[in-house]
Context: one part of a larger RNA
RNA sequence: UGACGGGGGCCCGCUCUAGCAGCGGAGCAUGUGGCUUUAUUUCGACGCCACGCGAAUAACCUUUCCUAGGCUUGACAUACACCUGGAAACGGCCAGAGAUGGUCGCCCCCUUGUGGUCGGUGUACAGGUGGUGCAUGGCUGUCGUCAGCUCGUGUCGUGAGAUGUUGGGUUAAGUCCCGCAACGAGCGCAACCCUUGUUCUGUGUUGCCAGCAUGCCCUUCGGGGUGAUGGGGACUCACAGGAGACUGCCGGGGUCAACUCGGAGGAAGGUGGGGACGACGUCAAGUCAUCAUGCCCCUUAUGUCUUGGGCUGCACACGUGCUACAAUGGCAGGUACAAUGAGCUGCGAAGCCGUGAGGCGGAGCGAAUCUCAAAAAGCCUGUCUCAGUUCGGAUUGGGGUCUGCAACUCGACCCCAUGAAGUCGGAGUUGCUAGUAAUCGCAGAUCAGCAUUGCUGCGGUGAAUACGUUCCCGGGCCUUGUACA
Numbered sequence: 001u002g003a004c005g006g007g008g009g010c011c012c013g014c015u016c017u018a019g020c021a022g023c024g025g026a027g028c029a030u031g032u033g034g035c036u037u038u039a040u041u042u043c044g045a046c047g048c049c050a051c052g053c054g055a056a057u058a059a060c061c062u063u064u065c066c067u068a069g070g071c072u073u074g075a076c077a078u079a080c081a082c083c084u085g086g087a088a089a090c091g092g093c094c095a096g097a098g099a100u101g102g103u104c105g106c107c108c109c110c111u112u113g114u115g116g117u118c119g120g121u122g123u124a125c126a127g128g129u130g131g132u133g134c135a136u137g138g139c140u141g142u143c144g145u146c147a148g149c150u151c152g153u154g155u156c157g158u159g160a161g162a163u164g165u166u167g168g169g170u171u172a173a174g175u176c177c178c179g180c181a182a183c184g185a186g187c188g189c190a191a192c193c194c195u196u197g198u199u200c201u202g203u204g205u206u207g208c209c210a211g212c213a214u215g216c217c218c219u220u221c222g223g224g225g226u227g228a229u230g231g232g233g234a235c236u237c238a239c240a241g242g243a244g245a246c247u248g249c250c251g252g253g254g255u256c257a258a259c260u261c262g263g264a265g266g267a268a269g270g271u272g273g274g275g276a277c278g279a280c281g282u283c284a285a286g287u288c289a290u291c292a293u294g295c296c297c298c299u300u301a302u303g304u305c306u307u308g309g310g311c312u313g314c315a316c317a318c319g320u321g322c323u324a325c326a327a328u329g330g331c332a333g334g335u336a337c338a339a340u341g342a343g344c345u346g347c348g349a350a351g352c353c354g355u356g357a358g359g360c361g362g363a364g365c366g367a368a369u370c371u372c373a374a375a376a377a378g379c380c381u382g383u384c385u386c387a388g389u390u391c392g393g394a395u396u397g398g399g400g401u402c403u404g405c406a407a408c409u410c411g412a413c414c415c416c417a418u419g420a421a422g423u424c425g426g427a428g429u430u431g432c433u434a435g436u437a438a439u440c441g442c443a444g445a446u447c448a449g450c451a452u453u454g455c456u457g458c459g460g461u462g463a464a465u466a467c468g469u470u471c472c473c474g475g476g477c478c479u480u481g482u483a484c485a
């Protein structure tokens, strides 16, 4: 100087407390461990910071693993030498599980020759998801969006170092003020960026329709519906550009400070809400399997092609989720209101067929125009009446639909039948402070199809509680002890 302390002081954080909803019990989905089951069940990730993680899609492919069958200048690149000369590709037939092999057909271009292209032989070489993340780059997690980490000059100290950065206040903040042998500065904080909340101006098509006129439909003849048409720019909305919030104003407190408490005005008030943004560093943290790369290793194989299988195996254990155990509910009928998005190998309307998944059909749309598209909880009726039930839906049998060369291993969905466990969950443990939790649906990426209950977004409905910081956990500053570095 640090680190540590079941030392002290001050402070913060859904840290505890106060609440709400869960997990831990059941069934299923998914990941992991294990047994090992295996020919193989590819590899990586392991407290927090591995375990719905890499994987934003394992039937083949992917795919690295296994089995079997092939190839050896190679599936891919460049160069050189030589050879064949019309091929290569494509199509047909035969053998084969296919890769591939054989055979037949077709038979190139121009600058016309040491040509291009393709094929063969040979040599350099290719190739490796083989090893080492403890040789590395790059990228990432974590402490932590915590408020810290340092430097120059000066001063003090023999020196390691100290000071500044400590102290008194204050803040979300090393934020700011005051003081001070320090004076300044840098990386962080904040702001500048995006989005959302209010308003103004401009522009109105594919958006909108108040007022005027028209068409069509309904009508209780009062009117209502439809932007469909002429038209309009009022409004909504979209897109640009401004304004607006700064403790600016008033009052109390305070060192006539920083700041803090209350109030006014305001759409918004003290960082308005959310996001992006992650200091010096820590963990030899993670990744050689995204990629790049040193060294080592393989080179008729650890390279490469193909068939089939496997990554989905199952006495079990754990993590993360979904669905439930019901009446604040289930079922049936009617009816209302979103936002984000996606679409041409695509989204696919109306109409018709089917109980349904779906099929036929093909309008419109490269989309503020058309389509996906029905929002669902909600509301209004009816029924069930507390049961293992009209709760719950696992499992199994039968029959189908769709995608795709192909659904046996191993896809999703539909119909009929079947109807298991489960009556709110031990010790323990998780998330959350407001448009949040909880709850309800919708969209998208990947994608032929789907395992999605995952992930990333979007909107609808919409709470309870916080006295407080003693205690548990993590962190910051000062100080103290130390046989630790």
Stems, first nucleotide, its partner, number of pairs: 001485002003482003007479007016468001019432005026323008034314002043054002065309002068306004074125001078124006085118001090105006108116002110113001127298002130296003136292002138287003141283001143281001148187006154163003167178003193275004198243007208232002212230003215226004246269001249263005325425001329384007341372003346365002351360003391422001396417007438461007